[in-house]
RNA sequence: CCAGAGAGUCGGAUGACCGCGGGGCAACCCGAGGAAAGUCCGGGCUCCAUGGGAACACGGUGCCGGAUAACGUCCGGCGAGGGCGACCUCAGGGAAAGUGCCACAGAAAAUAUACCGCUCCCGCAAGGGAGUAAGGGUGAAAUGGUGCGGUAAGAGCGCACCGCGGCUCUGGCAACAGAGCUGGCAGGGAAAACCCCACCGGGAGCAAGGCCAAAUAGGGAAGGCACGUGUCAGACCACAGGGUUCGUUCUCAACCCCGCCUUCCGGGUCGGCUGCAUGAAGCGUCAGGCGACUGCCGCUCCAGAUGAAUGGUCAUCCCGUCGCAAGACGGACAGAACCCGGCUUACAGACUCUCUGGUUUU
Repeated sequence: CCAGAGAGUCGGAUGACCGCGGGGCAACCCGAGGAAAGUCCGGGCUCCAUGGGAACACGGUGCCGGAUAACGUCCGGCGAGGGCGACCUCAGGGAAAGUGCCACAGAAAAUAUACCGCUCCCGCAAGGGAGUAAGGGUGAAAUGGUGCGGUAAGAGCGCACCGCGGCUCUGGCAACAGAGCUGGCAGGGAAAACCCCACCGGGAGCAAGGCCAAAUAGGGAAGGCACGUGUCAGACCACAGGGUUCGUUCUCAACCCCGCCUUCCGGGUCGGCUGCAUGAAGCGUCAGGCGACUGCCGCUCCAGAUGAAUGGUCAUCCCGUCGCAAGACGGACAGAACCCGGCUUACAGACUCUCUGGUUUU
């Protein structure tokens, strides 16, 4: 210098003027993010349900160990796969518990099976019978692989090595790794199909919840005024009156109403307050740990809107592009809404550190 790998930082700066939200008597102070986003996980908090426990159902998680309030997150390992390498990727338990599935092609896709071929026998021949699974062919996948022996041809049929299963030992907390012995060796794949096993899980959510509290309707109490007709009186009965029965009108039927006013109680709609900004908080020193992270001490207070503030203009500078220059244009993704830990997704550009492979020079 070229090509790459991993980790991380910033996300234009300063000032003036005008304006907005919040706090404060005032002076004055504070005012978006790394993702505020998606609302996908986990928690805090709140209400509801519930005597405790277990089982079943449903949902989730799934190598091992650790971190954490908790997690499906993170850290450190293991195994498998990829890369020359730095390093990257993996829902990574169980397929002899059971059920189902494996397109097309192919003889056969799983209690097996035999298209071509090979070998032997019969037959003049065509062909037939038996053996075989080495070879060919099909497929994403074909019943351990390579070699030697063996055989009519073959075959774990026998042997060596590799692979696999079992047992023992050693190392490791463990996943697992290594070694030895042993078994000719098995029913292939797939569980992000059902399922089995282990573990975890009450439900709803700040529009949770709490408080204050207009008006109207409906409820209760007291007082005042009034009482259509009938029946001794009073009526919730009958008649009369009013209303509803989905375009309008009439009739019938059914149902409903049949007092008004004032005050108070109660209720809690509009609205207001709270929840709601001191928290698993941030920063720094030290200590422990490989690390995730944890502990001690010190310092700081850092948005709180609700038809919803966080903006605009100017000047100087920074970066990029264009231009001889003067200068012009541009500076991403995106906007809090109860809070916190994660994940995922979006993001112009700039920068830092460590490492790998290659090349050149010294």